[in-house]
Context: one part of a larger RNA
RNA sequence: AAGUAACGAAAGACAGGUGAGAAUCCUGUCCGCCGAAAGCCGAAGGGUUCCUGGGGAAGGUUCGUCCGCCCAGGGUUAGUCGGGACCUAAGCCGAGGCCGAAGGGCGUAGGCGAAGGGCAACGGGUGGAGAAUCCCGUACCACCGAGGUCCGUUUGAGCGAAGGGGGGACACAGGAGGACAGGGGAGCGGCCGGCUGGAAGAGGCCGUCCAAGCGGCGAGGGUGUUGUGCAGGGAAAUCCGCACAACGGGGGCCUGAGCCGUGAAGGGGAGGGAAGCAUGAGUACCGAAGUCCCUGGGUUCACACUGGCGAGAAAAGCCUCUAGCGAGGACCUGGGUGCCCGUACCGGAAACCGACACAGGUUGGCACGGAGAGGAUCCGAAGGCGACC
Numbered sequence: 001a002a003g004u005a006a007c008g009a010a011a012g013a014c015a016g017g018u019g020a021g022a023a024u025c026c027u028g029u030c031c032g033c034c035g036a037a038a039g040c041c042g043a044a045g046g047g048u049u050c051c052u053g054g055g056g057a058a059g060g061u062u063c064g065u066c067c068g069c070c071c072a073g074g075g076u077u078a079g080u081c082g083g084g085a086c087c088u089a090a091g092c093c094g095a096g097g098c099c100g101a102a103g104g105g106c107g108u109a110g111g112c113g114a115a116g117g118g119c120a121a122c123g124g125g126u127g128g129a130g131a132a133u134c135c136c137g138u139a140c141c142a143c144c145g146a147g148g149u150c151c152g153u154u155u156g157a158g159c160g161a162a163g164g165g166g167g168g169a170c171a172c173a174g175g176a177g178g179a180c181a182g183g184g185g186a187g188c189g190g191c192c193g194g195c196u197g198g199a200a201g202a203g204g205c206c207g208u209c210c211a212a213g214c215g216g217c218g219a220g221g222g223u224g225u226u227g228u229g230c231a232g233g234g235a236a237a238u239c240c241g242c243a244c245a246a247c248g249g250g251g252g253c254c255u256g257a258g259c260c261g262u263g264a265a266g267g268g269g270a271g272g273g274a275a276g277c278a279u280g281a282g283u284a285c286c287g288a289a290g291u292c293c294c295u296g297g298g299u300u301c302a303c304a305c306u307g308g309c310g311a312g313a314a315a316a317g318c319c320u321c322u323a324g325c326g327a328g329g330a331c332c333u334g335g336g337u338g339c340c341c342g343u344a345c346c347g348g349a350a351a352c353c354g355a356c357a358c359a360g361g362u363u364g365g366c367a368c369g370g371a372g373a374g375g376a377u378c379c380g381a382a383g384g385c386g387a388c389c
Base pairs, nucleotide, nucleotide: 012030013029014028015027016026017025031386032385033384034383039366040365041364045346046345049344050074051073052072053071054070055069059067060066079140080139081342082341083340084339086117087116091112092111093110097106098105099104121138122137123136124135125134141338142337143336144335146333147332148331149330150329151328158325159324163321164320165319166318172307173306174305177301178300179299180298182295183294184293185292186291187208188207189206190205191204192203209267210266213262214261215260216259217258220255221254222253223252224247225246226245227244228243229242230241232240233239271286272285309312352361353360368380369379370378371377
C1' cells in the first nucleotide's frame, strides 16, 4: 500500500429461552429453497468424525453461550448379511526344469487371485448412540449323539473318486404375454368444524397393511421313452456318445413367477392417552377400518421365445458312472453344537480425491403427486435445508 481488496454461487423475519456477553446457540410461529435431490440405502475411501456431559485458548474467513474444535465418559453383539475354514478369470507366485557374467528372466506340476460362480432368515420391537447381529415371534442349513419305524449284512444296503460323462454355462436386438411391487379413485374407519357474510354438505384431514418358512394349485417354458449292439470318452462303466429296432403325439418328467391356505387368537395401525415429576411423556397403556375398481414404462417368469451375425469365460458346489470301500443305512421325533474378521458415523460430501468447512470430481440401488412422450421442464409430497459476516 491499507484498516484498502476479500469474507467462496443461495432469504430471511419476529417472539421466547440460555448466558457475563446473542443478527449468528436452543425453541416456536410465519416466510423462502431442493425434491431423478440439496431426500433415502449402500460400495470405495476416511478412521471415532457417532452419542452424552463439560469447555471457550487455538481451529471456524465475522460473532459464538455453538461445532466435524478441545477434555472426559460411553457406543459397533451374527451358524443364515459381506469376507475367510469353497471354486476358478485376467494376472501374479512358482518344487523340479530351461536360460542368463552376477543380480536375475521364463515356465511344468501346484498354488494365490473377484463386484464372476456357489451357499442356510424373515417380520416386528428397542434405547442417548448397534441391530436379518440384542429381544419377541415364526423358520431354515450343516454336523453330533439318543429313541422309534423300516431296509440291509456276500442273494450285500449304503458310501464312492484327485478318474469318465452331464450340468453349471453365459453375447446382442426385437416383439407379445402372465404376474407382482408401486400409484390413483371409490367404499370403509376415526377425528375436526372457534372467529370473520353463509354452508354439519356431494365438507375437510388422517388411515385404509404384514415377511421368510411350510402345504396345495399353477400362467407358461423346456424335454421323446424303452430295448439291443459297439472298434469312441487314452483303465473300467449300467453313465455319455454312436448305430439299429419297438412304442409314442398324448401323457410323464424337469422348470416356473405368482395365487390360495397357513404363519397370524400374532405384529403393526390413524387416533386416544395417564399416574408421576427431585425421578428420561405424547412415554406406559388402549386401539378402528383394512374391500373393490383402474393403472402399471419398474421388477419378475426369462435371454423363455423369435431373429440375425460380430458367434457371445473358467472351475467348484450339484447329478450320474464305474475303479474301489463295505456293515451299517434311510425317514420321523425330540436334544445338542455352530469358529475367525467386518458391523459406530460420513458417504454427490464441511468427514472421500482436490494444500482450505474449496462454485470441481466421485461405480451402484430406491424414484411418490399435478401437467408432460419423458428420469426434460415447472410446481409440490415424504424428507432435508436457509450454507456460517